RNA sequence: GGCAGAGUAGAUUGUUGCGGGUUACGUGCCCGGGGGACGGGGAGUUGUCCCCGGGACGAAAAACGGUGUUCGUGCCGUUUGCCGUGCAAUGAUCGCAUCCCGCUGCC
Numbered sequence: 001g002g003c004a005g006a007g008u009a010g011a012u013u014g015u016u017g018c019g020g021g022u023u024a025c026g027u028g029c030c031c032g033g034g035g036g037a038c039g040g041g042g043a044g045u046u047g048u049c050c051c052c053g054g055g056a057c058g059a060a061a062a063a064c065g066g067u068g069u070u071c072g073u074g075c076c077g078u079u080u081g082c083c084g085u086g087c088a089a090u091g092a093u094c095g096c097a098u099c100c101c102g103c104u105g106c107c
Base pairs, nucleotide, nucleotide: 001107002106003105004104005103010094011093012092013091014090015089016088017087018086019085020083021082022081029055030054031053032052033051034050035049036048040101041100042099043098061080062079063078064077065076066075067074068073
């Protein structure tokens, strides 16, 4: 010098556990602002994540027990559901946007 290869953060999804909401928080979508992370090192996006503000859209409850009652139903508890629901653990899949250098093997 040439060829080949490895590795991260993280993302998606399944399972389990503990929660939140079901009087709609949250999730998802759009706009604006701020911040973070992005193989071992450097740079780093129109990609990605988080926070804040604004906007549009928008939902699944039911049973049982107790109790109050103006008999309409209210309240409390439990259970089963529901939500593009939060966090944690774990399995699977994907995985440096990209550029430069480095690392491993072979020549």